This is a predicted structure of a 73-nucleotide RNA (transfer RNA) from a Candidatus Woesearchaeota archaeon. The source organism's lineage runs through Archaea, Nanobdellati and Candidatus Woesearchaeota.
């Protein structure tokens, strides 16, 4: 130097035949119970790594970069 994967909520992460961004955990609030803690019920929280393009329409196709993992020299 090449090549192949991956990047989505505070953390793990689903979703990649193009059509409303979702789970668990954490975190709030807020039943429960003498209090916690377990449970149940709500709720905030994302420029889907960043920049272009292609489309009505892009987390998803294409290009470049930029991070991380791996394989060959």
């Nucleotide at each position: 130097g090449g090549c192949u994967c991956c990047g989505u909520a505070g953390c793990u992460u689903a979703g990649u035949c193009g059509g409303u961004a979702g789970a668990g955990c954490g975190u709030c609030c807020g039943a429960c119970u003498g209090u916690u803690a377990a449970u149940c019920g709500g709720a905030a929280g994302g420029u889907c790594a960043g920049g272009g393009g292609u489309c009505c329409g892009a987390a998803u196709c294409c290009c470049c970069u930029c991070g991380g993992a791996g394989c060959c020299g």
The sequence is in RNAcentral, with records from ENA. Its Rfam family is "tRNA". By type it is a transfer RNA. Its mean pLDDT, the model's own confidence on a scale to 100, is 83.